[in-house]
Molecule: Glycine riboswitch aptamer
C1' cells in the first nucleotide's frame, strides 16, 4: 500500500396515503344579525372519539436461497400493520458523490 467489503458523517435527489366527518376549545380573524346585553356560521386549534386509507424509519411473520448429520439458526423492497404516517413541512428505505474509521491485501 490498490480494487474491494463493511459502518459513520456531510451534501444532492427521494414516493405512498381524508388538509375527511363529529364533538371539544377559545386567543385571534371574517363576514351576517342585533332589543348594542349578545348569538350562531366560517377559518385556525386540538392522541377526544369515529370511519376509510398509506407503507420506503423501527417491528414482528414466512418464504426463495444459506448453513447445518439432526435440532436450532441467518434471511427481503415480500407479508402484517403493533407503533408511525395521510394539505405543506418533518421522517424516509434507496441512489450518486466526498470524507473519516475498520477490515482487505492486488
Nucleotide at each position: 500500500c490498490a480494487a474491494g467489503a463493511c459502518g459513520g458523517u456531510a451534501c444532492g435527489g427521494g414516493a405512498g396515503a381524508g388538509c375527511u366527518c363529529a364533538g371539544c376549545u377559545c386567543a385571534g380573524g371574517g363576514g351576517c344579525c342585533u332589543u348594542c346585553g349578545g348569538g350562531a356560521c366560517c377559518c385556525g386549534g386540538u392522541a377526544u372519539g369515529g370511519c376509510g386509507c398509506c407503507g420506503a424509519c423501527g417491528g414482528a411473520g414466512c418464504a426463495a436461497c444459506c448453513a447445518c448429520c439432526c435440532c436450532c439458526g441467518g434471511a427481503a423492497a415480500c407479508u402484517c400493520u403493533c407503533a408511525g404516517g395521510c394539505a405543506c413541512a418533518a421522517u424516509c428505505a434507496c441512489c450518486g458523490u466526498a470524507u473519516c474509521g475498520u477490515u482487505g491485501g492486488a